[in-house]
């Protein structure tokens, strides 16, 4: 002084969609809705859990995006889009490397 490394500490950033059903309310001439509380389901690290995941070697997540193309009962489910544009860290300790100074040979 550095490291794609390995441990602790503190701190920070993010997302929560979609179906099917019961109850309430609202609407409503009939069809169609919609909003809140449980409950089952799909996918997934995670669908409100102090759990889960990510913090510049940053796909955690936005934005484009009421896009695009495929599958599903339905949905960022799968893919593009993505060499695109953003996005949130710091101390300590070890461990390895190298640089400088001072001494000795």
């Nucleotide at each position: 002084u550095g490291g794609c490394u390995c441990c602790g500490c503190c701190a920070g950033g993010g997302g929560c969609a979609c179906c099917c059903c019961g109850g309430c309310u609202c609407a409503c001439g009939u069809c169609c809705g919609a909003g809140c509380c449980a409950g089952g389901g799909u996918u997934g690290a995670g669908a409100u859990g102090c759990a889960c995941c990510c913090u510049c070697g940053g796909a955690a997540c936005c934005u484009g995006a009421c896009c695009c193309g495929g599958c599903u009962c339905a949905u960022a489910c799968c893919g593009g889009c993505g060499u695109a544009g953003g996005g949130a860290g710091g101390c300590g300790g070890a461990c390895c490397a190298g640089a400088g100074c001072c001494g000795g040979a």
TPP riboswitch aptamer (THI element) from a Gemmatimonadota bacterium, 105 nucleotides, folded computationally. The coordinates come from a structure-prediction model, not an experiment, and the mean pLDDT is 76. Lineage of the source: Bacteria > Pseudomonadati > Gemmatimonadota.